[in-house]
RNA sequence: AUGUUAUCAAGAAAGGCUGAGGGAAUAGACCCGACGACGCCUUAGCAACCCUUAGAAUUACUAAGAAGGUGCUAAAUUCUACUCGAAGAAGCGAAUCAUUUCUCGCUGAUUUUAGAUAGAUAACCC
Repeated sequence: AUGUUAUCAAGAAAGGCUGAGGGAAUAGACCCGACGACGCCUUAGCAACCCUUAGAAUUACUAAGAAGGUGCUAAAUUCUACUCGAAGAAGCGAAUCAUUUCUCGCUGAUUUUAGAUAGAUAACCC
């Protein structure tokens, strides 16, 4: 690398260096960026995966903590894309003597729940 499990709408920025693109990838949208983004370094912080302490019954569990290993510190993983369901503007057809409404059927912009795919992080496996 691959795989397994868990989490991913909360939270947390200053300084220095650099200098043009950046927000993972494809497409679209929307943002950030010469008032200096992205990236790198330092310091600070957030969180609590590993971890520490206590309780319990060894793990699982609960509570507290933050020394250490990671991680993170614009926007939901920035949003959408694929599937199922729900709502549904509007249009078409049927029904009707006829028109609007109502009823039934079809299409369906758009919104939305859940999931899938892809990705990120941690712990483990190898």
Model confidence (mean pLDDT): 79 of 100. This is a predicted structure of a 126-nucleotide RNA (SAM riboswitch aptamer (S box leader)) from Winogradskyella wandonensis. The organism belongs to Winogradskyella, within Bacteria. The sequence was found by an Rfam model in a public genome assembly.